Context: one part of a larger RNA
Formats: sequence, C1' cells, structure tokens
RNA sequence: UUGGGCUUACAGGGUGCGUAGGCGGCUCAGAAAGUCAGGUGUGAAAUCCCACAGCAUAACUGUGGAACUGCGCUUGAAACUGCUGGGCUUGAGGGAGAUAGAGGUAAGCGGAACUGAUGGUGGAGCGGUGAAAUGCGUUGAUAUCAUCAGGAACACCUGUGGCGAAAGCGGCUUACUGGGUCUCUUCUGACGCUGAGGCACGAAAGCUAGGGUAGCGAACGGGAUUAGAUACCCCGGUAGUCCUAGCCGUAAACGAUGAGUACUAGAUCGGGGAACCCUCCACAGUUUCCCGGUCGUAGCGAAAGUGUUAAGUACUCCGCCUGGGGAGUAUGGUCGCAAGGCUGAAACUC
Repeated sequence: UUGGGCUUACAGGGUGCGUAGGCGGCUCAGAAAGUCAGGUGUGAAAUCCCACAGCAUAACUGUGGAACUGCGCUUGAAACUGCUGGGCUUGAGGGAGAUAGAGGUAAGCGGAACUGAUGGUGGAGCGGUGAAAUGCGUUGAUAUCAUCAGGAACACCUGUGGCGAAAGCGGCUUACUGGGUCUCUUCUGACGCUGAGGCACGAAAGCUAGGGUAGCGAACGGGAUUAGAUACCCCGGUAGUCCUAGCCGUAAACGAUGAGUACUAGAUCGGGGAACCCUCCACAGUUUCCCGGUCGUAGCGAAAGUGUUAAGUACUCCGCCUGGGGAGUAUGGUCGCAAGGCUGAAACUC
C1' cells in the first nucleotide's frame, strides 16, 4: 500500500458548532466540461504478439502484419454527473396554537441534621472496637432543654421517571434564557448531510489570587493489629471539598457501539402529545407522532449476544487500527504558571 476491519480480540475522536472539501430531492429547458460514438493525424526504431523465411535445430536474425489499450484535431449524441436558467414540495427551515421537563444563569427564601457558643437540669463516665487503647470528662463531659451563630448538603416525593450535545442536572420562589415535542399545513423553496484544520464546552483531581471553612478528609501525628504494617480498624487533623475571577483539558469522558438518511415480523411496559369511538365527564379501547426500557423473528455474529434505539440491509462523510514488549517512552515541535497535555518514533527483544 492493497485486501480487511473498529461492543468484548488492535481500532469510534469526550462532546458540540462550523470553514475548506466530499456527497446531495422532484421536474423542464439550454449549452456540451466529464461521458459515449464516428472520422482523421500522431503514437520513431527496437522490444512484446502472429505469419513466413535464413543459419541442420534452437537461441539468434530477416521480411510482413497486428498491436502500441495514449494524446491532439474534427463531426455528432444528450441518458447520467457537473454547469446555467425556470419551476415544484416530500428534505430542511420559518409562522400560529398548545405543551412536558433536576436544561442553563442570577438573586432571594426555607426546614431537618451537624458542629460550636451561652445559659438551665444533672453528676461520672462518654466515646470507640473483633477486642482494646490513644482521645474527651469533676475547670462538670456524654445525655437533655432553651437561645444564638455558622457552613455545607437538600430526606420523603424519587420511578430500568424526566431534561441536556456531552460533561452533567434534584428543597422552594422570582427574573432572564437555550433546546425539544404535538397539532394546523399558513409561508420560504433544496436553503441539506458530513466535516480535515479551527473555535467553544468539558467530571474529579490539580494550579493562581482573594474570600470561606460546619461536616468530611489526601498528607501528617497518635492508638491498635502484625513477624513487620510506611495499610486495612480507631482518635485527631492540614491542604482540599464551598464561593468569586482565571488556568488546566484529562477519565472505564462507557452503550467500551461516530454522525445522517432510507428500508426490514412482532409482543409488552413507562414518559410527553393529538385524533377517533362511546350518551357528556371519567375509565377502558383504537389509530397516530416523539422519547425511554424489556423480550423476541429473520438476518448478522467467533461466540456472548444484537435484533426498527441493529451489532440487519444499503448509501454519504469524518475519525481510527495493522503482533507482544520497548512506549504513550525518547527526541523535535507546540500549548501550560506548574503539574503536565497534544503530536509521537527507533534500536533492541520475544
């Protein structure tokens, strides 16, 4: 490189927006770039192929033919691709009317619990463990009551429930704000899909500056355990966890499954709508659209399994893989305050 692959064997980028590029609905007309056909010029010779001939044969050589799959010019064709112009509505988007939701940001408020402080009652233990001890306590602890302060998290509701591109999102109220779904089929008329670079977002930990610090708690100290115990268990406890502003840019960032479109038996459950049926409501039922689960047919699969939410059948675009180790290392580049990130080998070895 080709062939082949990417749920679990190597391999889907953490996620989105989007530039270039690639690909792209139905229809009419035009021109004729690609495409196709004819003609013509050229495509040196040798070589290759075919026929015949010359050395006894062969190799070799000679003569003729074919070929040289290409390119130029020219005359045409117009289905397809591209181009230009016109039209269409099913893709896409806008509008109107409804609607569900822990979607986001900011501000305010709330109760339970916890810790501390003050005061009251009370008087010897409490706490902790497998058992203990360190620890706390007559300077009155634990327990209990009242008041006050503080910070963090929001029990029940809570649900293989919901929302979000992912990370993620859960007390209540208000303000601002993003997206979705359904119905109408009113408007625009292909405006679409994907997306190298790029830009933005991105758990936790970590970093910088300033606050805050109740609980928890790396490091650290002590008590145990043990042969030892730099651990598991216990008593403490600093960073941190929280807020504001910035940085970092990584995770088993997982559905270990990229995005989009179309098609391909069903059954059942949950969430959000709409229409119909029934005598109105309500329950139930039927149909239909969107989202989320379970089982399962065909198919696929090495199997496990998957199975209209595909890992089935096809198409378009991007990313990635190519034996194990060395190694996500060295080096160079680049980003970062740093930690480190991204890109990323080889020798050697099995």